FMN riboswitch aptamer (RFN element) from Psychrobacillus lasiicapitis, 131 nucleotides, folded computationally. Taxonomically the source falls in Psychrobacillus (Bacteria, Bacillati, Bacillota, Caryophanales). The prediction has a mean pLDDT of 80.
[in-house]
RNA sequence: AUAAUCCUUCGGGGUCGGGUGAAAUUCCCAAUCGACGGUGAUGAAGCAAUUCUAAGCCCGUGAGCCUUUUUAAGGCAGGAUUUGGUGCGAGUCCAAAGCCGACAGUAUAGUCUGGAUGGGAGAAGGAUGUG
Repeated sequence: AUAAUCCUUCGGGGUCGGGUGAAAUUCCCAAUCGACGGUGAUGAAGCAAUUCUAAGCCCGUGAGCCUUUUUAAGGCAGGAUUUGGUGCGAGUCCAAAGCCGACAGUAUAGUCUGGAUGGGAGAAGGAUGUG
């Protein structure tokens, strides 16, 4: 430095306030939140090489259910962005206005309760091994 195998730890946020009603943190007004990997015209550091940082709605992954030959593989379900600006170039910058959010329960839920003291994309560290 690193193919592979194994171990340990870590690994998701959110209804202030008001209205209607017999009943709603579920409707209406309003408020509020943004997991993981990739990409990258952001920002920062450096003489430089380079390093750190940067997307809910661009690409992909994860939670539920089903099947099988069940340490695994396959399938199903489950979401969303435009306009303007700058510029050679914007899906990521700047500005504005929008939009989205598994399953079960309950007055219709991203935010409450529950499966879940669970699982998990993955992250960090270590051991063996290889060079």